[in-house]
The part of an RNA shown here (large-subunit ribosomal RNA, half B) has 1195 nucleotides and comes from Parcubacteria group bacterium GW2011_GWC1_45_13. The coordinates come from a structure-prediction model, not an experiment, and the mean pLDDT is 82.
Context: one part of a larger RNA
C1' cells in the first nucleotide's frame, strides 16, 4: 500500500450518474403532553411532525410487595450514562390498490398472481382434460356449477365502425368425392364380302346424362371477437384564427378523458416554479411525428427492499487529508500449492517491415547480480470472438410458404331386423291428347299419304292466298306429355315396432351364512335400428410433424441485376473484366418474301392564287446527309432504298469444305438430285441489308408412315420420321409442389468480410498563401478561382489483428506540439491618453469552481492574468468507476397476420485475489578502479527539479486630452497558486497517561482496586507523526540570440542594418542559485594512518642488481558479535561497547490531569469540606553504572 475499524479543525453534498458508504436518530421493547392537510370519513393518515422527562438520597401518598406519584435535596461536561435491540423525518410526482409470487448462481420489477368485473362455452354418459383402449380426472360437483379467454380492489365512465378475418345461425341456386347409374366409344369375334374395309352374341375395355352429404360460394347477425376510428381548399369590419362553407374517398372517421408522457422525431417546445444557475423535477399550454377508452380511459385514501424530484437533520462523500488499532503484506522458522511457458545471451530513439520492433539499419545509452515496490509494454494470461458474415451447417418459434397428419365434421358400405304413409324410379293395363320463340288470324311435335271432309241442311273445317325453317282438313304410323289402376325396387322422406345394438350413474332378485358398500349375473325397466366403434371418401386442420425459404455484392441488409442483341472500354488479328459508359430484344410480314422491269432520295436557293417557315408546281445547287418495320454498328446506287406486274424457292432429299465453343451446341456453304416460280434469255429463287425476337433432358400429347411386338395371330407399349405443350425469365433449366423470426439461441470457419484503433489516401476538413479582368443591383478582396501544409472531422480502401487488439464519458497520472489564450519581446494602426485590432518572435511557467444532463460538447452563475486548440490504440479499464451503448426480465409508441422487430423511449442487471522478462521508482551484494594497503574530504564530465502571475502604493491625479478619463520608464509593499522543510505557537490524532460515570463479575463483606462489555461510554491530552500552522524559495547578474532597431558600408558614384566588419535586443537558450553524480570502465583529486617482513624458487646480468612465481606472517583499517537509533520492509545508514551514559532501571525535573488513598469533621442519607493545587504519570531533558553490552573470530 490493501482488508475491517476508531477520531478529526473550519466547511456541511461544494462528492458523484445517483448522498453510493458513512453518519445522525428512543419507531416499537420507558413514561407524560399533544397531533396537520388529505380520504374509500365507527376509522384511516398516526404511535403523523413537534415538545419534555429518565440517575441517585430522604420524607409523604400508594401496593401483599411493586410500579407509580408529590415535596426537598445530592453529583458530574453529560442522567434510556454500557451492553442488547433499533430502517431519521418530512414535501411532489410516475407505476402498482392491496398482503402475495418470479428468473436456485449477473435482472425482485412497473412482471405474475389478486379479490372484483365481462364474454364464449357446458343440461350431466356435462363442456374439457389425459389415454390406443378400458378407465380416470371434472366431481361422489349440477348452471348462485364447471371449464376458457380478457380486464384487474373500490370510485366516474367504457364512444363510432359489422367492409375485411373469425364465430354462430340460415341455405333457394351455384359448386361438390366415393357409391350409384350405365349413353357412347374402342379392341376381339363366328360367318360372310375381300382392293381398302365393315361386321351378332360374348368376353375385355371406354365411363356421357342423372342421383349424391358435410364444406365453399352466398344471406343475416356478432366489437369486454381479431381488429380499424381521412384528407384537401377557402371563409369573419387591424391581423391572427376558423364557430361556418365546399370537395375526394372510406366500413366507420377518434367521442369522454388525458397529453412533449414509462408514449413528443423535431427537442434543452413555450410559459410558469424552484435554484445564483435546473438537458432532470413540478404545474400548465396542445402544433398527439406516431394517446385513448376491459392488449381498458381517468382521478384516488392506504400500502411498495420499484422509478424520479426537494427540504430539514447528519455527517471524512468533498475542499484535502491527518493520526492511531488489528490483520495482511515485509525479514525470520514450519509446512508448500497452481496459472503460465517454441528456444532466449529479452534496452531507448528513430526508419524499415504482413502497415504499432526486445530480436532488421543507423545512432544513442548499457558492469555483473538481488530484494521490495508500480503497473506503461511483453499487440501479456484466461475463454478454437458470443458482434458481424460464410455454411445449398444445426435448433427453437411463427404463420394466408410448400406437403402431409392426429382430431374434428360429413357422405357411403357393414353391424341392420318388422310395418305403415307419402314421394321418386321402372315396367303394365286403361284412358286423355292444354306439345306457347318471332312472323303467321293462332298454342305449327315428327314423317307418309293427300283435294276434298264432316253434316239431312244451313253451314263449319281444309286446299288456295299469305306468313314461315317448316302449313294446318281427313287417314296411317310414331315421338312426346297428362290422369287412374296394379306390380316391384335399387331409393327419399316422415313415423312406428321390438328381435340385434346401448344403460357404471334406475328397480328387484341371486351369488351371499352375515351389517353395509364394490362386483357380476338375470328380471323388470329406459333408449333402438339411431348411436358407438369399424371400413372408406370429402371438408377443416400451425393442434402436431419433415422440410424450404437463390446468386452477384468494394462486409451484409435495403436498391438493383441474372438469357439474348449493338457500340465503345478492348491496348490496329481473334478474346478480354468491374453494382463501366451509352442503347434496345422476348416480335413482325402472304408481303414487309421470290424473280422480272422501272425509278431515284435529304437539304436549300430563286420563281409561282389563296397558301403561312413549312401542303402542292417549276427550275437551279447539292450528292447519299435520305430511306431501310423495330436499337445501335457495319452495309447498300446495276441499288439491300422506291414503284408495278406476275407469283409462293417462307421447296423435298442431300452436302464437298470452312469458321466459332471445354462440351451441348450456333453459324457461313458451292455443287448433286426432284419438282417449282420469275425472266426473252443468261440467270435468280432452300424467307426477310446482317447481326437480338430464346430454352435441354424427362413426361404427355397428335399427324402420317414403316419396323419390332415375350408359344402363334392381333394388341398395349417401344423405335424412327414431323409437330405441340415451361416469363423451367435465377433463362445450361435441383421438385409437379416451399415464406419468416430469433436478443433464447448452438456448431464449424473467417481478418477470404463489417463494427472500435493503427496504416495508405487527402474527395471532405483545418489553416497558409496568390491574382484582380470579370461577376457579385452599387462595391475587387462576404461568397467565386488558383497553389500549398497539416493528418484533429465525414469518408474511401479491406493491409495486420475474428485459436480476442475490452468500446463512449468521468477519476487518477500525465508526456509532447504550436498553428499561442494569459504572461514576455517587437512591427503596424482609422495609435492623443486609458482600452483595442492586426501582424512577427517566443512553449519557460501558468491555463478556475459550481447548476443542468451518462454525456464529450454545449447553455447558465460567480470569478480570473488566462479560462488555449491538437496529438499520444478519439493517451491511460493485469490503474479504479460503470452512469451510457451492447446479451437474458420487463412496459409504452410504431410496424408487422404472426413469430417478432425499431442509430425510438423507459425501469433492472457477475468489470477475474498471487507480475516471468523489458520499463519505472527505492535499496543492497559482489567485482572493478592495481605501478601496495586504509581512514576522511573533495573536483564535476553528466542528469535532475525549479521557471507562474496578480492588486495596492509612489513616479502622479503628472504627460497626453476640450472634458470624461489616464499612462509608459522607473521603485515598494502585500497577496493567489505551487514547492520545500519543520513542529516554538494553533489545531488534529494520540488502543502502555489522567479523571468522571453505567451494567456486571472477582479480591469473603463495607470501604478500595481490578476483569470484562467497540479503548464499554464520556471529558482532557505529553511525545512523535501531522495541515488547517510556522519558515523559506521561484532573485540579482553576465554571456550569446529572435523577431525588432541601429552604425559604418560597397557590389549598383546614389541608396541600403550586410555582403566584409560592428552594436543594442525576449518570462525563451547557456550559466549564475539548488539535488544526486568518478561503473565519467577516461573508473579523477587531496590530506593523513600502516607496510614495503621473512622465506623458498625461474630467467637476464661478469657483478651490482633488474623482471617474476610462490609460501608465511603482520601493520593500519574492516568486518562478524553485542546495546542501541528522530535510520529501517530485509539490507543499509548512524552512535554506542566497561578507558562505557547505548538501552532499561532509580532521582528529579518538565508537561499532563485535576485535588488520591486513608483520617478527622458536617449530613438522616446520596453526599460534602479539610489533610491537598494533592495523587498517579507513556514516549521528553538531565543526573547516577543498579542490570545488559563477555570472552572472542574472520579478512
Nucleotide at each position: 500500500g490493501g482488508u475491517a475499524g476508531u477520531u478529526c479543525a473550519a466547511g456541511g453534498a461544494a462528492c458523484u450518474c445517483g448522498g453510493c458508504a458513512a453518519a445522525a436518530a428512543a419507531g416499537c421493547u420507558g413514561g407524560a403532553c399533544g397531533u396537520a392537510a388529505g380520504c374509500u370519513a365507527u376509522g384511516c393518515a398516526a404511535g403523523a411532525u413537534g415538545u419534555c422527562c429518565u440517575a441517585c438520597c430522604u420524607g409523604g401518598g400508594g401496593u401483599u410487595a411493586a410500579a407509580c406519584u408529590c415535596a426537598g435535596g445530592u453529583u458530574a461536561c453529560a442522567a434510556c450514562a454500557a451492553a442488547a435491540g433499533a430502517u431519521u423525518a418530512u414535501u411532489c410526482c410516475g407505476c402498482g390498490a392491496c398482503u402475495g409470487u418470479u428468473u436456485a448462481a449477473c435482472u425482485a420489477a412497473a412482471a405474475c398472481a389478486c379479490a372484483g368485473g365481462u364474454c364464449c362455452g357446458u343440461g350431466c354418459a356435462a363442456a374439457c382434460u389425459c389415454g390406443a383402449a378400458a378407465g380416470a380426472g371434472a366431481a361422489a360437483g349440477u348452471a348462485u356449477a364447471c371449464g376458457g379467454g380478457c380486464u384487474g380492489a373500490g370510485a366516474c365512465c367504457u364512444g363510432c365502425c359489422c367492409a375485411g378475418u373469425g364465430c354462430u345461425c340460415g341455405c333457394a341456386a351455384g359448386u361438390c368425392a366415393a357409391g350409384g347409374g350405365g349413353a357412347u366409344g374402342g379392341u376381339u369375334g363366328a360367318g360372310a364380302u375381300u382392293a381398302c374395309a365393315u361386321c351378332a352374341a360374348g368376353a375385355c375395355u371406354u365411363g356421357a346424362a342423372c342421383u349424391g352429404a358435410a364444406g365453399c360460394c352466398c344471406g343475416a347477425g356478432u366489437g369486454a371477437a381479431c381488429g380499424g376510428c381521412a384528407g384537401c381548399a377557402g371563409u369573419a369590419a387591424c391581423u391572427a384564427u376558423a364557430a361556418c362553407u365546399g370537395u375526394u374517398c372510406g366500413a366507420u372517421g377518434g367521442u369522454a378523458g388525458c397529453g412533449a408522457a414509462g408514449u413528443u422525431c423535431c427537442u434543452u417546445g413555450u410559459c410558469g416554479g424552484g435554484u445564483a444557475a435546473g438537458u432532470u423535477c413540478c404545474g400548465a399550454c396542445c402544433c398527439g411525428c406516431a394517446u385513448g377508452a376491459a392488449a381498458g380511459g381517468u382521478a384516488u385514501a392506504a400500502c411498495g427492499a420499484c422509478g424520479g424530484a426537494a427540504u430539514a437533520a447528519c455527517u471524512g462523500u468533498c475542499u484535502u487529508g491527518a493520526a492511531c488499532u488489528a490483520u495482511c503484506a515485509c525479514u525470520c522458522g514450519g509446512c508448500g500449492a497452481a496459472u503460465u511457458u517454441g528456444a532466449a545471451a529479452u534496452g531507448g530513439c528513430u526508419g524499415u517491415g504482413a502497415a504499432g520492433a526486445u530480436g532488421c539499419g543507423g545512432c544513442c545509452u548499457a558492469c555483473c547480480u538481488c530484494u521490495a515496490c508500480u503497473a506503461g509494454g511483453a499487440c501479456a494470461a484466461a475463454a478454437a470472438g458470443a458482434c458481424c458474415c460464410u455454411a445449398u451447417g444445426g435448433a427453437g418459434c411463427u404463420u394466408u410458404a410448400c406437403u402431409g397428419u392426429a382430431a374434428c365434421c360429413a357422405g357411403g358400405c357393414g353391424c341392420u331386423g318388422u310395418c305403415u304413409u307419402g314421394g321418386a324410379u321402372a315396367u303394365u293395363a286403361a284412358a286423355a291428347u292444354a306439345g306457347u320463340u318471332u312472323a303467321g288470324u293462332g298454342u305449327a311435335g315428327g314423317a307418309g299419304g293427300g283435294a276434298g271432309c264432316c253434316g239431312c241442311a244451313a253451314g263449319g273445317c281444309a286446299a288456295a292466298c299469305u306468313u314461315g325453317a317448316a302449313a294446318c282438313a281427313c287417314c296411317u304410323c310414331u315421338c312426346g306429355u297428362u290422369u287412374u289402376g296394379g306390380u316391384a325396387u335399387c331409393u327419399c322422406a316422415a313415423g312406428a315396432c321390438u328381435c340385434a345394438c346401448c344403460c357404471a350413474u334406475g328397480u328387484c332378485a341371486g351369488c351371499u351364512g352375515g351389517a353395509a358398500a364394490c362386483g357380476c349375473u338375470g328380471u323388470c325397466g329406459g333408449g333402438g335400428a339411431c348411436a358407438a366403434g369399424g371400413u372408406u371418401u370429402g371438408g377443416u386442420g400451425g393442434g402436431c410433424a419433415g422440410u424450404u425459404u437463390u446468386a452477384c455484392u468494394g462486409g451484409g441488409g435495403a436498391g438493383g441485376u441474372a438469357c439474348c442483341c449493338u457500340g465503345c472500354u478492348a491496348a490496329a488479328a481473334g478474346g478480354u473484366a468491374a453494382c463501366g459508359c451509352a442503347g434496345g430484344g422476348g416480335u413482325a410480314c402472304u408481303a414487309a418474301g421470290g424473280u422480272g422491269c422501272a425509278c431515284u432520295a435529304a437539304g436549300c436557293u430563286c420563281g409561282g392564287a389563296u397558301g403561312g417557315a413549312a401542303a402542292u408546281c417549276g427550275a437551279g445547287c447539292a450528292g447519299g446527309u435520305c430511306g431501310u418495320g423495330u436499337a445501335a454498328c457495319g452495309g447498300c446506287a446495276a441499288a439491300a432504298g422506291u414503284g408495278c406486274g406476275c407469283u409462293u424457292g417462307a421447296c423435298u432429299g442431300u452436302g464437298a469444305g470452312a469458321g466459332c465453343g471445354u462440351c451441348g451446341g450456333c453459324u457461313c456453304g458451292a455443287g448433286c438430285a426432284g419438282g417449282u416460280g420469275g425472266g426473252a434469255a443468261a440467270c435468280c429463287a432452300g424467307g426477310u441489308c446482317g447481326u437480338a425476337g430464346u430454352g435441354a433432358u424427362c413426361c404427355c400429347c397428335c399427324g402420317a408412315u414403316g419396323c419390332g411386338u415375350c408359344g402363334u395371330g392381333g394388341g398395349a407399349c417401344g423405335c424412327g420420321c414431323g409437330g405441340g405443350g415451361c416469363u423451367u425469365a435465377a433463362c445450361g433449366g435441383a421438385u409437379a409442389a416451399a415464406a419468416g423470426c430469433u436478443a433464447c439461441c448452438c456448431u464449424a470457419g473467417g481478418g477470404a468480410u463489417a463494427a472500435c484503433a493503427g496504416g495508405c489516401u487527402g474527395a471532405u476538413c483545418g489553416c497558409c498563401g496568390c491574382c484582380a479582368a470579370g461577376a457579385g443591383u452599387u462595391c475587387a478582396u462576404a461568397a467565386c478561382g488558383c497553389g500549398g501544409c497539416g493528418g484533429u472531422u465525414u469518408g474511401g480502401c479491406a493491409c495486420c489483428u475474428c485459436g480476442a487488439u475490452g468500446u463512449c464519458g468521468g477519476c487518477u497520472c500525465a508526456c509532447u506540439g504550436c498553428a499561442u489564450c494569459c504572461u514576455g519581446g517587437g512591427g503596424g494602426g482609422g495609435u492623443a491618453g486609458u482600452a483595442c485590432c492586426u501582424c512577427c518572435c517566443a512553449a519557460g511557467g501558468g491555463u478556475c469552481c459550481g447548476g443542468c444532463u451518462g454525456u464529450u460538447c454545449g447553455c447558465c452563475g460567480g470569478u480570473u492574468a488566462a479560462a488555449g486548440c491538437g496529438g499520444u490504440a478519439c493517451g491511460c479499464g493485469a490503474g479504479c468507476u460503470g452512469g451510457g451503448u451492447u446479451c437474458a426480465g420487463a412496459a409504452c409508441g410504431u410496424c408487422g397476420u404472426a413469430a417478432g422487430a425499431c442509430a425510438g423511449u423507459u425501469c433492472g442487471g457477475u468489470c477475474u485475489c498471487u507480475a516471468u522478462c523489458c520499463a519505472g521508482u527505492a535499496g543492497g551484494g559482489g567485482c572493478g578502479u592495481u605501478g601496495g594497503g586504509a581512514u576522511u574530504c573533495u573536483u564535476g564530465a553528466g542528469g535532475g527539479g525549479g521557471u507562474c502571475u496578480g492588486c495596492u502604493c509612489u513616479c502622479a491625479g503628472u504627460a497626453c486630452g476640450a472634458g470624461a478619463g489616464g499612462a509608459c520608464c522607473a521603485g515598494a509593499g502585500u497577496g493567489g497558486a505551487g514547492a520545500u522543510a519543520c513542529c516554538u505557537c494553533u489545531g488534529g490524532u494520540g488502543u502502555g497517561c489522567c479523571g468522571g460515570u453505567u451494567g456486571u463479575g472477582a479480591c469473603g463483606u463495607c470501604a478500595g482496586u481490578u476483569g470484562c462489555a467497540u479503548c464499554g461510554c464520556c471529558g482532557g491530552g505529553u511525545a512523535g507523526c501531522u495541515a488547517a500552522g510556522u519558515a523559506u524559495c521561484u532573485a540579482c547578474g553576465g554571456g550569446a540570440u529572435a523577431a525588432c532597431c541601429g552604425c559604418u558600408g560597397a557590389a549598383a558614384g546614389c541608396a541600403u542594418c550586410u555582403a566584409a566588419g560592428u552594436g543594442g535586443g525576449a518570462a525563451g537558450c547557456c550559466c549564475u542559485a539548488c539535488c544526486c553524480a568518478a561503473g565519467a570502465u577516461u573508473a579523477g583529486g587531496a590530506a593523513u594512518c600502516c607496510a614495503u617482513g621473512u622465506u623458498c624458487u625461474g630467467c637476464c646480468g661478469c657483478a651490482a642488481g633488474g623482471c617474476g612465481g610462490g609460501a608465511c606472517g603482520a601493520a593500519a583499517g574492516a568486518c562478524c558479535c553485542g546495546g542501541g537509533g528522530a535510520a529501517g520492509a530485509c539490507u543499509a545508514c548512524c552512535c554506542c561497547g566497561u578507558a562505557u551514559a547505548u538501552a532499561g532501571g532509580c532521582u528529579g525535573g518538565c508537561g499532563g490531569u485535576g485535588u488520591a488513598a486513608g483520617g478527622c469533621a458536617c449530613g438522616c442519607g446520596a453526599g460534602u469540606g479539610u489533610u491537598u493545587u494533592a495523587g498517579c504519570c507513556u514516549a521528553c531533558c538531565a543526573g547516577u553504572a543498579c542490570u545488559a553490552a563477555a570472552u572472542g573470530g574472520u579478512c